[in-house]
RNA sequence: GAUAGAUAAAGGCAAACUUAGCGAAAGCUAAGGACGCAAAGCUAUGGGUCUAAAGCUGAAAAUCUCAGCUAUGAUUGCCAGGCCGCCUGU
Repeated sequence: GAUAGAUAAAGGCAAACUUAGCGAAAGCUAAGGACGCAAAGCUAUGGGUCUAAAGCUGAAAAUCUCAGCUAUGAUUGCCAGGCCGCCUGU
């Protein structure tokens, strides 16, 4: 340096849920809490999925309301790519 892996050792992260806050929502942040994770570290680059404020369209009682379409929003603990990395074996 490459590669395989969690058996050992040192560690790391933190699902659901609760509380508080932000947000139109999806969801995010902080504290508690652990379902689990060998990258459950970073990155929205490709795909998938979620939401629909604004916008567009339609119905109608043509104000209101309802429905549909649509990310510029979100998800890395959905899959893959890129970057960084502990230990052990080869």
Molecule: c-di-GMP-I riboswitch aptamer
Organism: Anaerolineae bacterium